[in-house]
Predicted 3D model of a 92-nucleotide RNA (c-di-GMP-I riboswitch aptamer) from Geobacter sulfurreducens PCA. Its mean pLDDT, the model's own confidence on a scale to 100, is 77. It matches the Rfam family "c-di-GMP-I riboswitch aptamer". About the family: GEMM was predicted in a large-scale screen for bacterial structured RNA regulatory elements. Gene Ontology term of the family: cyclic-di-GMP binding. The same sequence occurs in records of 2 taxa.
RNA sequence: UUUCCGAAGAGGUAAAACCAGGGUAACCUGGUGACACAAAGCCACGGGUCCUGAAAUCGUCCUAGGUAUUUCAGGAUGGCCGGGUUGGCGAA
Repeated sequence: UUUCCGAAGAGGUAAAACCAGGGUAACCUGGUGACACAAAGCCACGGGUCCUGAAAUCGUCCUAGGUAUUUCAGGAUGGCCGGGUUGGCGAA
């Protein structure tokens, strides 16, 4: 330097659930709590998923409302995947 995330050790993060707060919502923050994690550190660049608004289509005898799909716009998720970047023990 590259690859691996593995015997042991040290350290770190913290799922679900509950409580408090924020947000229309997805979800976020703090506390309790540990399911897990070698990048579960960082970056929304690509894809996925989810939310909100608008429009079009479908639908309806008609209107309104609602559902679904698509498009556009704005968001959420890094603990969905890829990519970028930094990095610990150990092994080869």